THF (Tetrahydrofolate) riboswitch aptamer from Oceanotoga teriensis, 99 nucleotides, folded computationally. NCBI's taxonomy places the organism under Bacteria, Thermotogati, Thermotogota, Petrotogaceae, Oceanotoga.
[in-house]
RNA sequence: GGCAGAGUAGAUGUCAUGCGUUUUAGUGCUCAGGGAUGGGACGUUGCCCUGUGACGAAAUGCCCUUAAAUGGCUGCGGUUCGACAUCGCGUCCGCUGUC
Numbered sequence: 001g002g003c004a005g006a007g008u009a010g011a012u013g014u015c016a017u018g019c020g021u022u023u024u025a026g027u028g029c030u031c032a033g034g035g036a037u038g039g040g041a042c043g044u045u046g047c048c049c050u051g052u053g054a055c056g057a058a059a060u061g062c063c064c065u066u067a068a069a070u071g072g073c074u075g076c077g078g079u080u081c082g083a084c085a086u087c088g089c090g091u092c093c094g095c096u097g098u099c
Base pairs, nucleotide, nucleotide: 001099002098003097004096005095010087011086012085013084014083015082018079019077020076021075029053031051032050033049034048035047039093040092041091042090043089059074061073062072063071
């Protein structure tokens, strides 16, 4: 010097656990600010947090009870968290293997 590989934030699916469906939800979207992000530096058109604005859901469910509450079960929500599987940095510099 050439070639190959490892490794991120995250994404999808499955299972499991919560929340909501009885409306102050949540998720997603606009704008503004901030933060983290392969081993290092820089970085966003990816991710997270806060505020703001708009839109907008999900069983008139079933069982016990005089009724309600509570409890249980099954659906639904572009819903929370965790595990597993798969995918997985842009530039520069590094790491490992090999020639």
Background:
Of the family's consensus pairs, 94% are formed in the model. It matches the Rfam family "THF (Tetrahydrofolate) riboswitch aptamer". On this family, see Ames et al., Chem Biol 2010: "A eubacterial riboswitch class that senses the coenzyme tetrahydrofolate". Its mean pLDDT, the model's own confidence on a scale to 100, is 77.